[in-house]
RNA sequence: CCGUGCUAGACGGGGAGGUAGCGGUGCCCUGCACCCGCAAUCCGCUAUAGCGGGGUCGAAGUCCUGCCUGCGGGCUCGGCUUGUGGAACGGCCCCUGUAAGGGGUGACGAGGGCUGGGUCUCGCGCGACGGAGCUUCCCGAACCGUGUCAGGUCCUGACGGAAGCAGCACUAAGGGAAUCCCUCCGGGUGCCGCGAGGGCGCCUGGUCUGAGCUACCUGCAGCGGGUAACGGCCGGAAGCCGGCGUUCAAGGGCAGGUGCACGG
Repeated sequence: CCGUGCUAGACGGGGAGGUAGCGGUGCCCUGCACCCGCAAUCCGCUAUAGCGGGGUCGAAGUCCUGCCUGCGGGCUCGGCUUGUGGAACGGCCCCUGUAAGGGGUGACGAGGGCUGGGUCUCGCGCGACGGAGCUUCCCGAACCGUGUCAGGUCCUGACGGAAGCAGCACUAAGGGAAUCCCUCCGGGUGCCGCGAGGGCGCCUGGUCUGAGCUACCUGCAGCGGGUAACGGCCGGAAGCCGGCGUUCAAGGGCAGGUGCACGG
């Protein structure tokens, strides 16, 4: 140096999460790197760290060590956006007060003082309206209303009587119409009357005095009341962009090291 056969080893790795911790299934990043079974209400292990079974390659480096680079992920800082919880600063609505501006009103007298009346309550009375009754007129009874009772019926020797249907008339119950009078009842009744009472507020008359009154609009004030859509504040959640740092880290590059047996 070559050939044969083996062994170490390789047949992916990583991040977050989960876990006491380590792997795996699942998610994500790289990327090409065997197969079967188990496995997130988990599966299998114990710092030596997937378990069980099978296969290929096999000292060539695809192995080991060191250095460099570095996709991507986590943490962190800032900005923007979304959504959510809280309290109520602004805003908005209401209440109370004020009276600066405006409006209304005022010497045809504001407002105030005194005084009278009304509105209010009670009692008595009068009336309107509605209803009912009375009254007047009309209709109105097959029989169980009255009067008159044709016909017919009954009694009588006759003379004469009796009861009585229909009809007609008058009426009862009942129904209809009518406007004054009269009576009763009623109330969402009255610019009504008389008397008594009451008297906060409102309206008004007389008289005295003599210039404001009102709070409608705007404004202002309030440890007044309310609201939470909007702006702002506080809190925590998620996403995107960007940055320093840190951490983990696939892949890539460089350098070095590099097993055994037999034969030639």
A computed fold for a 264-nucleotide RNA from Desulfothermobacter acidiphilus, annotated as Bacterial large signal recognition particle RNA. Taxonomically the source falls in Desulfothermobacter (Bacteria, Bacillota, Clostridia, Thermoanaerobacteraceae). The sequence is in RNAcentral, with records from ENA. Rfam family: Bacterial large signal recognition particle RNA. It is annotated as a non-coding RNA gene. Rfam's curators write: The signal recognition particle (SRP) is a universally conserved ribonucleoprotein involved in the co-translational targeting of proteins to membranes. Gene Ontology terms of the family: SRP-dependent cotranslational protein targeting to membrane, signal sequence recognition and signal recognition particle, plasma membrane targeting. A source record names the gene ffs.